[in-house]
SAM riboswitch aptamer (S box leader), 101 nucleotides, folded computationally. Its Rfam family is "SAM riboswitch aptamer (S box leader)". From the family's description: The SAM riboswitch is found upstream of a number of genes which code for proteins involved in methionine or cysteine biosynthesis in Gram-positive bacteria. Rfam links the family to the GO term regulation of gene expression. The coordinates come from a structure-prediction model, not an experiment, and the mean pLDDT is 85. Of the family's consensus pairs, 97% are formed in the model.
RNA sequence: GUGUUAUCAAGAAAGGCGGAGGGAUAGACCCUGUGAUGCCUUAGCAACCCUUUAACAAUUAAAGAAGGUGCUAAAUUCUACCUAUCAUGGAUAGAUAACUA
Numbered sequence: 001g002u003g004u005u006a007u008c009a010a011g012a013a014a015g016g017c018g019g020a021g022g023g024a025u026a027g028a029c030c031c032u033g034u035g036a037u038g039c040c041u042u043a044g045c046a047a048c049c050c051u052u053u054a055a056c057a058a059u060u061a062a063a064g065a066a067g068g069u070g071c072u073a074a075a076u077u078c079u080a081c082c083u084a085u086c087a088u089g090g091a092u093a094g095a096u097a098a099c100u101a
Base pairs, nucleotide, nucleotide: 003099004098005097006096007095008094013042014041015040016039017038021031022030023029025080026079027078028077043072044071045070048068049067050064051063052062053061054060055059076093081090082089083087
């Protein structure tokens, strides 16, 4: 970097370094020298992979957290495209995980 599938209104922060931007894109709105983004340490959340048990054809259910990821402002911050229905709808895009030519 390609594709497939699943999930995305729940949950979970302190310290150190550093010093001006950040929230993917556009608009809105918001966060930010009472220190952003980023990096590091520690802690935590969750349960995709994973572990155990039961049933089992696929798989499902319950429990768990040693390990691999992920995450710890705001719904993926909101809107964007579609519509007899204007919605916690669908699509696109994005993020994450597992698998993948």